Model confidence (mean pLDDT): 81 of 100. This is a predicted structure of a 73-nucleotide RNA (transfer RNA) from Bigelowiella natans CCMP2755.
[in-house]
RNA sequence: GCCUCUGUAGCAUAGCGGUUAUUGCGCUCCCUUAGUAAGGGAGAGGUCGUUGGUUCGAAUCCGACCUGAGGCU
Numbered sequence: 001g002c003c004u005c006u007g008u009a010g011c012a013u014a015g016c017g018g019u020u021a022u023u024g025c026g027c028u029c030c031c032u033u034a035g036u037a038a039g040g041g042a043g044a045g046g047u048c049g050u051u052g053g054u055u056c057g058a059a060u061c062c063g064a065c066c067u068g069a070g071g072c073u
Base pairs, nucleotide, nucleotide: 001072002071003070004069005068007066010025011024012023018056027043028042029041030040031039049065050064051063052062053061
């Protein structure tokens, strides 16, 4: 330099054009306990890597750029 893949909440993860973006762990509050752990309930937390485009509508499709991983020379 070229090719392929990847980027979604603090961490991990689902989504394959149409409701308010999913789930687990973690975090906060409550119940339970003499107390702690375990268990149960509720809640907060997301500019979907950046930017531009396509579309009535984009996390999803397309271009460029950036990050990371692998491969070729």
Background: Its Rfam family is "tRNA". It is annotated as a transfer RNA.